[in-house]
RNA sequence: AGUCGUGCGAUCGAACCGGACGGAUUUCCCUUCGGGGACUGAAGGCCGGUCACGGAGCGGCGAACUGGUGAGUAACACGUAGCUAACCUGCCCUCUUGUCAGUAAUAACCAUUCGAAAGGAUGGCUAAUGCCCGAUGUUGUGCGGAGUUGAUGACUCCGCUCCAAAGGCGGUCUUGCCGCCACAAGGGGAGGGGGCUGCGUCCUAUUAGCUUGUUGGUGGGGUAACGGCCUACCAAGGCAGUGAUGGGUAGCUGGUCUGAGAGGACGAUCAGCCACAUUGGGACUGAGAUACGGCCCAGACUCCUACGGGAGGCAGCAGUGGGGAAUAUUGGACAAUGGACGAAAGUCUGAUCCAGCGACACCGCGUGGGGGAUGAAUGCCUUCGGGUUGUAAACCCCUUUUCUGGGGGAAGAAUAAGGUUGGGAGGAAAUGCCCAAUCGAUGACGGUACUCCAGGAAUAAGCAUCGGCAAACUUCGUGCCAGCAGCCGCGGUAAGACGAAGGAUGCAAGCGUUAUCCGGAAUUACUGGGCGUAAAGGGCGUCUAGGCGGUUGGAUAAGUCAUUUGUGAAAUCCCGGGGCUUAACCCUGGAAGGUCUUGUGAUACUGUCCGGCUUGGGUGUAGGAGAGGAGAGCGGAACUCACAGAGUAGCGGUGGAAUGCGUAGAUACUGUGAGGUACCCCGAUGGCGAAGGCAGCUCUCUGGCCUACUACCGACGCUGAAGCGCGAAAGCGUGGGGAGCAAAGGGGAUUAGAUACCCUGGUAGUCCACGCCGUAAACGAUGUCAACUAGCCGUCGGAUCCAUUUAAGGGUUUGGUGGCGCAGCCAACGCGAUAAGUUGACCGCCUGGGGAGUACGGCCGCAAGGUUAAAACUCAAAGGAAUUGACGGGGGCCCGCACAAGCGGUGGAGCAUGUGGUUUAAUUCGAUGCAACGCGAAGAACCUUACCAGCCCUUGACAUCCUCGGAACUUUCCAGAAAUGGAUUGGUGCCUUCGGGAACCGAGUGACAGGUGCUGCAUGGCUGUCGUCAUCUCGUGUCGUGAGAUGUUGGGUUAAGUCCCGUAACGAGCGCAACCCUUGUCCUUAGUUGCCAGCACAUAAUGGUGGGAACUCUAAGGAGACUGCCGGUGACAAACCGGAGGAAGGUGGGGAUGACGUCAAGUCAUCAUGGCCCUUAUGGGCUGGGCUACACACGUGCUACAAUGGCCGGUACAGAGGGCUGCAAACCCGCAAGGGGGAGCCAAAUCUCACAAAACCGGUCGUAGUCCGGAUCGCAGUCUGCAACUCGACUGCGUGAAGUCGGAAUCGCUAGUAAUCGCAGAUCAGAAUGCUGCGGUGAAUACGUUCCCGGGCCUUGUACACACCGCCCGUCACACCAUGGGAGUGGGUUGCAAAAGAAGUGGGUAGCCUAACCUUCGGGAGGGCGCUCACCACUUUGUGAUUCAUGACUGGGGUGAAGUCGGAACAAGGUA
Repeated sequence: AGUCGUGCGAUCGAACCGGACGGAUUUCCCUUCGGGGACUGAAGGCCGGUCACGGAGCGGCGAACUGGUGAGUAACACGUAGCUAACCUGCCCUCUUGUCAGUAAUAACCAUUCGAAAGGAUGGCUAAUGCCCGAUGUUGUGCGGAGUUGAUGACUCCGCUCCAAAGGCGGUCUUGCCGCCACAAGGGGAGGGGGCUGCGUCCUAUUAGCUUGUUGGUGGGGUAACGGCCUACCAAGGCAGUGAUGGGUAGCUGGUCUGAGAGGACGAUCAGCCACAUUGGGACUGAGAUACGGCCCAGACUCCUACGGGAGGCAGCAGUGGGGAAUAUUGGACAAUGGACGAAAGUCUGAUCCAGCGACACCGCGUGGGGGAUGAAUGCCUUCGGGUUGUAAACCCCUUUUCUGGGGGAAGAAUAAGGUUGGGAGGAAAUGCCCAAUCGAUGACGGUACUCCAGGAAUAAGCAUCGGCAAACUUCGUGCCAGCAGCCGCGGUAAGACGAAGGAUGCAAGCGUUAUCCGGAAUUACUGGGCGUAAAGGGCGUCUAGGCGGUUGGAUAAGUCAUUUGUGAAAUCCCGGGGCUUAACCCUGGAAGGUCUUGUGAUACUGUCCGGCUUGGGUGUAGGAGAGGAGAGCGGAACUCACAGAGUAGCGGUGGAAUGCGUAGAUACUGUGAGGUACCCCGAUGGCGAAGGCAGCUCUCUGGCCUACUACCGACGCUGAAGCGCGAAAGCGUGGGGAGCAAAGGGGAUUAGAUACCCUGGUAGUCCACGCCGUAAACGAUGUCAACUAGCCGUCGGAUCCAUUUAAGGGUUUGGUGGCGCAGCCAACGCGAUAAGUUGACCGCCUGGGGAGUACGGCCGCAAGGUUAAAACUCAAAGGAAUUGACGGGGGCCCGCACAAGCGGUGGAGCAUGUGGUUUAAUUCGAUGCAACGCGAAGAACCUUACCAGCCCUUGACAUCCUCGGAACUUUCCAGAAAUGGAUUGGUGCCUUCGGGAACCGAGUGACAGGUGCUGCAUGGCUGUCGUCAUCUCGUGUCGUGAGAUGUUGGGUUAAGUCCCGUAACGAGCGCAACCCUUGUCCUUAGUUGCCAGCACAUAAUGGUGGGAACUCUAAGGAGACUGCCGGUGACAAACCGGAGGAAGGUGGGGAUGACGUCAAGUCAUCAUGGCCCUUAUGGGCUGGGCUACACACGUGCUACAAUGGCCGGUACAGAGGGCUGCAAACCCGCAAGGGGGAGCCAAAUCUCACAAAACCGGUCGUAGUCCGGAUCGCAGUCUGCAACUCGACUGCGUGAAGUCGGAAUCGCUAGUAAUCGCAGAUCAGAAUGCUGCGGUGAAUACGUUCCCGGGCCUUGUACACACCGCCCGUCACACCAUGGGAGUGGGUUGCAAAAGAAGUGGGUAGCCUAACCUUCGGGAGGGCGCUCACCACUUUGUGAUUCAUGACUGGGGUGAAGUCGGAACAAGGUA
């Protein structure tokens, strides 16, 4: 994908040449003047040739190459190594020989004709390198023979037979030759192809059997060639657990990516091979095709149509549509490289070379360089000082890659063709051929690369990230929202994690995301993993295949080893060198690469063959122990039942009961009988068995084991997929049996319920025979076999030696079965000659949790079910061992007013007070189990006050700064509820360097003030609580891989981790104790305001006075108590018990003192404080109100209910405190509260509050709602205070409620305590039943630690760690998701049995047609059409298999923040 006119016919046009015509014209001659002859030869068309050209045709070559794609294919398709003596090969190269003589057609063309078209039909003509016949013919073909060869069709020779051809062009001395191209036959070569074979090449066994041309043979056919490739007959083979057959998926390779490698994944670009060309089938032509741009048929689709019929195939290059997250221009050129044709010029070439588009990838370059601190401005942050952006910018100097404009300008181009010249071989010569020199055209890219000049920093930086992994941090916004996220996880008002900004980090013309592959992952483990408890040893045995195999000698050389041959295409990777300015890239050389292959050699090991050996194994002989197995027989105890006796009211059962049995006589007791089951003691960590398992005694049959001897065999062995057998209990079938026990079911209890636990009775079953089932935590959670590797102590069965009166005993050895333990192993726990140690052999099994040992399918089963065994989906864990805690309806020890023993209360009443709730304009806020509730509040009438209503203020009531004015301050009046507003009186201070300054007041401006507004879950500080419990830790050492442990545990002891002893610990710290305060005794010192013994004075009396310093007391300092002493116990300890002495005795009493920590405990309303919020208000001022409300509930108290008392009278004794805005005496008044008064050597041992009360003495009341009790209410007062209405306390008189000792429940207290009695103080103008202190009077009880509560130590279990107020299971309800079943329904693929049969090929052929050859001219040979047979695509039917989708309904599963019911598991989880 055409080309060739130098194969051919025909044909058109220009030019030229030639030719035959044609005869114009010219000239000459003859002439009868009509004409004739000769010469010349124009126009014109015709023919032929040359040259050029267009579109068809015959013919040749090509079209089987190049280019595209990966649908199919699991296969000799591919890769690799071979074989082909079983083959083919056009063009190309080389060699040999040849190309003779003829014949008949046919397209184009013409005519007629059909059709819409596409296309034909008939008749006629013609050529060839088209076709055909004949001749010749070898080293070709076929057959035969001989030889060579291991052998065939190889090779050699011989005979017979058969088969060839074409011309075109050129040269020349032209009928001959020569040359070139082409042609024919044959030999060889090169390159290409066909066929065969070894080895390699994905997943699936939920695919285990497949196969009939199948496997082989013989004959025949067919092919280029071997072959069941095809056919007839014969035989019955062939393949398969080393995976056949089936299903799924897939082009294979060089290589690419990754990886240290081994591997794993992939198969774009480039290269080799294969397959395909709209789907399926088929052949033709040809050297080659079963043919991408050829043909025929069938199907689907698209288009044309006159409806009869036709046309088409981009997985070529561009391009269009569609699909999609996504993939380019309908470009230039044949200039180069290569291809087809041609003699050549040349033509063609979407091969190719270039350009275009795309940061898609790789490489290189730039976006400027140097200087430049006032560290400018902006931005951002800020502790407000500053920091950062940042030498970054501006600014100064410089450069010009890139860019823009202009100029120059390669390489890629040559042996082109051809011309000229020279030479060479051959030839008669020429063309031609070969060699050399010279001339010589051609560039798509391309306005190229490159380079010069000019200009000017000019034209050029983004993307992601910044919680950890992992380099890089702040602010604002948002408020579990919006959002982020690879994993962990961020976000619920201070987010380095969201969004933005500033800054930073990383990379950079890129950056990030997504997808995929490898790596990390030793997480499929060949290199290089495991299986006691994490996933994982088959329930056990026996045996086949397979794997592995003792010792010795020989042979062999398959494995193995060494060397060698060939090959492992090129490219790629690696190394050396070279070329583009460098690099990417390219060129060149080398190396490397295989379970490959050839030959030779070696023989240790493995294998194979042959021959020995005895240790492994087996046999024999002599003994031995045993719940080993099977069958038969026998036995006693217990139990139930039956009968008999005797006997009476209960029995039975439980935590307690009831159901049940019993006066119809039970239970209990005795006797006799029947029945079935299981075998007490012995009995044991004991024995036997392969495991399951096996237990009275006797007999029969029978398996295995052990010991001794070492006689025999001579590796006969070990393991063991598949197979086969055994295999507890429950269950199933058939037939028996059935005492006890006992699923189910019944009844009684328990309980909220109780389909359970407990009780009562009770059926299958349990038992026997036979047959199934085939599973268990079938466990040592530990496969079998063998070898090796310290010991010690038991026990069972043997043998042997020693010793022994017997029984016992000791040593050695052997086979079991146990305990501890070294080395070693193990994550640890643990194992440890009975290995979980060190090795070897073989088998089984595991690979995150759930879904699930489930579904589907297969196999087994009567069924129940078993076995084999997934996926979707879902989670970021599930799990093991150990550690520390915490917890337990686990254990042990111990303590505490924890219980118990006691005393007194609360809960009932009234009132007080606080809280909840309710109410309200407000009832301000906080505290809420113990550990909120007489709490903050040590004191709300105003104030306080934070709340509410109303009226006002806005630089503010308060702080600092600035400006102006004024001393400050003060008097009075008016309006108003007051705040406030207006008016008004007096008043000029202090310091001074004379400028002014300080304090105070008023006005103004803005910075700011102010906030009891929010967050105690942003905080500091302070506090509560466990708890005054005895603990909490550290350093060093040691142990452990580690978390951690040890110390701190243990034996004693203590109030105590107090002390002692022991001890891989030794020490230390915070705690305990002590030191401190107070109280109890004594001493010393001191002696006023306190004291008064003795001495005086004075008084009615009194420390009143002198005096005293003894006592009390005061307040300083000492002493004292330490288990020091004695006895006992204890361990020669610590310590305890008892005693003495002593004021006090074992911490003398009390207080202060509160470890590490826990509770996100409490407090932003004490204070402080981050952040947020308000700013003519959430700030500030004032008046009034509220915090004081009141159906109710709770806490804490007071007073009572009375006689241990009330009332009246008398009388005694404290301590500790307060007091100048104060305490206040005497005295007077008042019934009293109180008033008056004001002493005081009172700022206090001096004065005062201030008389303590209970007690004691006397009287009265007489058990009553009272002479108890005092609430409530009325009247009258006092005091404080601007002011007692809401809303104070107190006094007097009157009134006289509930209440007669308090249900369930609950609190305090162990001695100067409880109980009881009063006193004082803080707060405070006033206002305690509260709080904090003080003293007076002054008990009872404790056996004891079982129980309740709390705590400490040790230990144990744990599925808890937010730590039991924990964790967690299942049904049901709701939502969503995937999945199984499902009457079926719809597709795909496919088996079998048939039907069907286009085109085509092959066979047959009786019909028809037929040029070449033969012919005896009749015909024949041969061919074609037709018909027919065989094969066969599409297609159809039936029946199966398989797969996908779908399906009313249905099953379970998974997931989901708060649903329901229970409470199964984790602790003894409350029934292990």
Notes
Model confidence (mean pLDDT): 82 of 100. A computed fold for a 1472-nucleotide RNA from a metagenome, annotated as small-subunit ribosomal RNA.